[in-house]
This is a predicted structure of a 475-nucleotide part of an RNA (small-subunit ribosomal RNA, 3' major domain) from an uncultured bacterium. The full RNA is in RNAcentral, with records from ENA, Greengenes and SILVA. The coordinates come from a structure-prediction model, not an experiment, and the mean pLDDT is 84. It matches the Rfam family "Bacterial small subunit ribosomal RNA".

Context: one part of a larger RNA
RNA sequence: UGACGGGGGCCCGCACAAGCAGUGGAGUAUGUUGUUUAAUUCGACGCAACGCGAAGAACCUUACCAAGACUUGACAUAUACAGGAAUAGUUAAGAAAUUAGCUAGUUCUUCGGAACUUGUAUACAGGUGAUGCAUGGUUGUCGUCAGCUCGUGUCGUGAGAUGUUGGGUUAAGUCCCGCAACGAGCGCAACCCUCGUGACUAGUUGCCACUAUUUAGUUAGGGAACUCUAAUCAGACUGCCGUGGAUAACACGGAGGAAGGUGAGGAUGACGUCAAAUCAUCACGUCCCUUAUGUCUUGGGCUACAAACGUACUACAAUGGCUAUAACAAAGAGAAGCGAAUCCGCGAGGAGGAGCAAAACUGAUAAAAAUAGUCUCAGUUCGGAUUGCAGGCUGAAACUCGCCUGCAUGAAGCUGGAGUUACUAGUAAUCGCAGAUCAGAAUGCUGCGGUGAAUACGUUCCCGGGCCUUGUACU
Numbered sequence: 001u002g003a004c005g006g007g008g009g010c011c012c013g014c015a016c017a018a019g020c021a022g023u024g025g026a027g028u029a030u031g032u033u034g035u036u037u038a039a040u041u042c043g044a045c046g047c048a049a050c051g052c053g054a055a056g057a058a059c060c061u062u063a064c065c066a067a068g069a070c071u072u073g074a075c076a077u078a079u080a081c082a083g084g085a086a087u088a089g090u091u092a093a094g095a096a097a098u099u100a101g102c103u104a105g106u107u108c109u110u111c112g113g114a115a116c117u118u119g120u121a122u123a124c125a126g127g128u129g130a131u132g133c134a135u136g137g138u139u140g141u142c143g144u145c146a147g148c149u150c151g152u153g154u155c156g157u158g159a160g161a162u163g164u165u166g167g168g169u170u171a172a173g174u175c176c177c178g179c180a181a182c183g184a185g186c187g188c189a190a191c192c193c194u195c196g197u198g199a200c201u202a203g204u205u206g207c208c209a210c211u212a213u214u215u216a217g218u219u220a221g222g223g224a225a226c227u228c229u230a231a232u233c234a235g236a237c238u239g240c241c242g243u244g245g246a247u248a249a250c251a252c253g254g255a256g257g258a259a260g261g262u263g264a265g266g267a268u269g270a271c272g273u274c275a276a277a278u279c280a281u282c283a284c285g286u287c288c289c290u291u292a293u294g295u296c297u298u299g300g301g302c303u304a305c306a307a308a309c310g311u312a313c314u315a316c317a318a319u320g321g322c323u324a325u326a327a328c329a330a331a332g333a334g335a336a337g338c339g340a341a342u343c344c345g346c347g348a349g350g351a352g353g354a355g356c357a358a359a360a361c362u363g364a365u366a367a368a369a370a371u372a373g374u375c376u377c378a379g380u381u382c383g384g385a386u387u388g389c390a391g392g393c394u395g396a397a398a399c400u401c402g403c404c405u406g407c408a409u410g411a412a413g414c415u416g417g418a419g420u421u422a423c424u425a426g427u428a429a430u431c432g433c434a435g436a437u438c439a440g441a442a443u444g445c446u447g448c449g450g451u452g453a454a455u456a457c458g459u460u461c462c463c464g465g466g467c468c469u470u471g472u473a474c475u
Stems, first nucleotide, its partner, number of pairs: 002474001003472003007469007015459002019423001021421003026314008034305002042053002064300007073124001077123008087104007107114002126289002129287003135283002137278003140274001142272001147186006153162003166177003192266004197234003201230003207223002210221003237260001240254005316416001320375006333362002337356002342351003382413001387408007429451007
């Protein structure tokens, strides 16, 4: 100087408290451990691994296993020699890879050859093999915490100190005042994006105050007001008033205002810490394999199942279940695509092929809500696991191992021990919708809107963090 303390002081954070909904009990989904296996590929392991890499394992993917094959190789460059256009079709064997044939075909040319291709030989290719404790790059975390430093000067023999401490204040090393310091840099804030108000410009595919018409802004006029769309501006700055404060910074109250003191949300992550994670995104040093640790194929496995843990979904019901009835969104997607009307089917779906590269057409009926009826507290008209049968869809192919539908079946479960998690407002809770991946395959993920709370006295305590100070046998 740091680090540490079951030392002290000050301060902050859904850290506690106050609330609300969960989780821990049940069933299922999914990840992990373990066990099993020919193989159950590999990585990730307190917070910061465990619906994580994986935005999607039937084949492929695929790295694993078994069997069958290849050895200049599935892929690249080069040289030498020999042959052939390339290519397409077809026969036999085989699980296929592949092997052995047959047929068609005969490129360009300056006639030297060139491109493409086959074989042989050689340099080499290849490796998801090892090392993340050899590395680059990327990422997590403390933490969006308020810190981390430098130049010159001054002090100290020196390591170092000062500045950065002190008095106030702030979300903030934010600002003010003081001070042997004076300045500066990386961070903070602002500049960027979205939302909230208004103006202006523009008016189709969107809109309709007007006329006619219609089931319907549906259609035809007409309009540019309104809604909306999307580009440009304005607006908020403690600017104004009052009180307190040190005449400061600032705090509190008020006015005006769509918005008030960082308006709300996002993006943005300082110096560094953890030999943190990743050699399996990629790159790369060294080591290792080279008729195999490389390559191809078929089948299997990654989906196993005594048990344990994490994360979710669905419930245990009456603030509910069921039945009926044209209520009301936002955002996003569509050409090897979205697919309407109409018809068939109880349904999944099928037939059909209008329209749309989209403010135009389509998916597309939002659901909870509301109204009416029924059920009357029961393992039930709750709950839906499991299983049987019959079907549908995708795809060469659903046995291992997909999703969906109908009928039947109707398990556990009556609110969950110790413990433990998220959340402070359009938030929690609850309700549905869309998208990426994707042939098919979400209870996951990423977004979108609908309905819409309770509580915060306070900082004694638990956890984490910041500043000052003190002790130390540690550095």